[in-house]
RNA sequence: GGAGCCGGCUGGAUGGCCGCGGUCCGCUCAGGCGGAUCGAGGAAGGUCGGGACUCCGCAGGGCAGGGUGCUGGCUAACGGCCAGUCGAGGCGACUCGCAGGAAAGUGCCACAGAGAACAGACCGCCGGCCCCAGGGUCGGCAAGGGUGAAACGGUGCGGUAAGAGCGCACCAGCGCUCCGGGCGACCGGAGCGGCUAGGCAAACCCCACCCGGAGCAAGAUCGAGCAGGGAGAGGGCGGCCCGCCCGCAGACACUCCCGGGUAGAUCGCAUAGAUGGAUGGUCAUCCAAGGAGAUCCCGGCAACGGGCUCCCGGACAGAAUCCCGCCUACAGGCCGACUCCCCGC
Repeated sequence: GGAGCCGGCUGGAUGGCCGCGGUCCGCUCAGGCGGAUCGAGGAAGGUCGGGACUCCGCAGGGCAGGGUGCUGGCUAACGGCCAGUCGAGGCGACUCGCAGGAAAGUGCCACAGAGAACAGACCGCCGGCCCCAGGGUCGGCAAGGGUGAAACGGUGCGGUAAGAGCGCACCAGCGCUCCGGGCGACCGGAGCGGCUAGGCAAACCCCACCCGGAGCAAGAUCGAGCAGGGAGAGGGCGGCCCGCCCGCAGACACUCCCGGGUAGAUCGCAUAGAUGGAUGGUCAUCCAAGGAGAUCCCGGCAACGGGCUCCCGGACAGAAUCCCGCCUACAGGCCGACUCCCCGC
């Protein structure tokens, strides 16, 4: 100098003018006006996980159903975070993981291929018989070829008609036992065993743990109007011709009362806040970065960096009960740690 990797921060500043919402104060002709003060984010987003809060439901246990799934810790909780283990990728810094069990049981394994899981014989190899150039037929074999993502350990020696864990040695892998390290997942080592055990659990299933429902349009308080219920005097009818008075009916209108509760209001609700939803626009000056020019100045051995002039110039996005996470979007810039390659001294 180039390429990369991980973590953190930031994501315009100041002023003028015009606007918006909340609260408080003052004025008011009750419509507002003036002043002060406060007014989005790292994701406010998706609404994916968990919780607070609220209402409903609920003896206890089990079944069904759903979720989670290496280990240890953190957390109110989580499908989150931290540290590790194992596996995969990268030369590396580092990244990613849908990571329990396939020697409980059942099931599946496309295409190709003879055969796909108590396997199998297409080519081939070997032997017998027959025609005998070559083939046919019967039998043996599974080493070699071929197919496939996968063909029932690998290499070598022995063995054989040809072969084969058929025998042996070594290696790989599996199981069991023991030793050492680690809280643990697991790692390292020794011995023994039978000679070999395929994959899929995001197929059923098994194992362990977890899980009641709805959500601020939750819910609480107050409560018009209309309808309903009750009481009263009036009017109506009757006793009695009239009035007082008494009785009847509840159809009419009026007044008062009652319960549930609709519209609506307030609370829930916050040092932004809600009501279909304010937090904005514009101009000027500046500040980064980016591009181009010139080869003038400075630093340096050099690559190169800085200064100069012009152009351009700031992304994603917008709270709605609150909180913890995850995921997704994001122009550009800054800081720190680290890796690989090249060059100079």

A computed fold for a 345-nucleotide RNA from an Acidimicrobiaceae bacterium, annotated as Bacterial RNase P class A.
Taxonomically the source falls in Acidimicrobiaceae (Bacteria, Bacillati, Actinomycetota, Acidimicrobiales).